The part of an RNA shown here (small-subunit ribosomal RNA, central domain) has 350 nucleotides and comes from an uncultured bacterium. Its Rfam family is "Bacterial small subunit ribosomal RNA".
[in-house]
Context: one part of a larger RNA
């Protein structure tokens, strides 16, 4: 260069905007760069293959031919790619009109709980566990009534249910703002997919300043429990969990399944538009789309399985894998406060 794959065997980049490239929709003449076809040149000989000749064969020698190019010039041809014109509307946008959602993000409100604080009632046992102990409490606790304070979380509605690219998102209102969907047309007229590099987002732990701290609960104390028990089970508790900046950039970031776009029996729920039909009304049936889930045919498949949300059929385009350990380890280099991330080997061994 090439093969073969990446749902569980090694393999799909956490997700996204996009830049070079790569690949691109129906037509119509033009051109001939790519492509084809002929012509001329040239491809050194030896050697290698084919035919023929020569040493008594053979090897060896000789002569002839074929053969050999991402070659060059030159004529020619135009179906397909490409160029550069010019049209079109099926992709792709855009404009009118609806409707649905925990899409962001920011003010502000609100009820229950849990602590705590104050004061009333009121006595002695609270808690706790499989049994106990520490622990609290005659300086009045636990229980209970009212009051106030502070924070964090939003029960029921709740759903195999929605909404976003992912990570995620869930009390109400109000203010701002993204993106999908339908439905009738109008408008642009290929403006498209992909997507090395590159920017941007990114759970949780973590970290840097600064503020908040109820409960909860790494580390740490205790009591237990064991043979021990640096646990598990209990009393306690600090970082942190929460807020505002600003790092860090991993995760079983999973559907273990990159993105796009076309085609390919079918049933059956559920969210969400729309038409039609039936009802006086709820509604109920029927068609058409958009999500999102079960079962399932062909087909793939090692087998589980998957199957219109594809792991069928094709097409482009990134990305990544090529025996197990050594190793996601050393070294360098980038990047970070830092903790580390990211890039990523080799001897040897089996």
């Nucleotide at each position: 260069c090439u093969g073969g794959g990446c749902g569980u065997a090694a393999a799909g980049g956490g997700c996204g905007c996009g830049u070079a490239g790569g690949c691109g929709g129906c037509g119509c003449g033009g051109u001939a760069a790519g492509u084809c076809a002929c012509u001329u040149g040239u491809g050194a000989a030896a050697u290698c293959u084919c035919u023929g000749a020569g040493c008594u064969u053979a090897a060896c020698u000789c002569a002839g031919a074929a053969u050999g190019g991402c070659c060059a010039a030159g004529u020619g041809a135009u179906a397909c790619u490409g160029c550069a014109g010019u049209g079109c509307u099926a992709g792709a946008g855009u404009g009118u009109g609806g409707a649905a959602g925990g899409g962001g993000c920011a003010a502000u409100c609100g009820g229950a709980a849990u602590u705590c604080u104050u004061g009333g009632u009121g006595u002695a046992g609270c808690g706790g566990u499989g049994a106990a102990a520490u622990g609290c409490g005659u300086a009045g606790a636990u229980a209970u009534c009212a009051a106030g304070a502070g924070g964090a979380a939003c029960a029921c509605c709740u759903g195999a249910g929605g909404u976003g690219a992912a990570g995620a998102c869930g009390g109400g209102u109000u203010g701002c703002u993204g993106g999908g969907c339908c439905a009738a047309c109008a408008c642009u007229g290929a403006c498209g997919c992909u997507g090395a590099g590159g920017c941007g987002c990114g759970a949780a732990a973590g970290c840097c300043a600064g503020g908040g701290g109820a409960g909860c609960a790494a580390a740490c104390g205790g009591g237990a429990u064991u043979a021990g028990a640096u646990a598990c089970c209990c009393c306690g508790g600090u970082a942190g969990u929460c807020c505002u900046g600003g790092c860090c950039c991993u995760a079983a970031a999973c559907g273990a399944u990159g993105a796009a776009u076309a085609c390919u029996u079918g049933g059956u729920g559920u969210c969400u538009g729309g038409a039609g039909u039936u009802u006086u009304a709820a509604u109920g049936c029927u068609c058409c789309g958009g999500g999102u889930g079960c079962c399932g045919u062909c087909g793939c498949u090692a087998a589980c399985g998957u199957u219109u949300u594809u792991a069928g059929u094709a097409u482009u385009c990134c990305g990544c894998c090529u025996g197990g350990g050594g190793a996601g380890u050393a070294c360098g280099c980038u990047c970070g406060c830092a903790a580390g991330a990211g890039u990523g080997a080799a001897a040897c061994u089996c």
Its mean pLDDT, the model's own confidence on a scale to 100, is 88.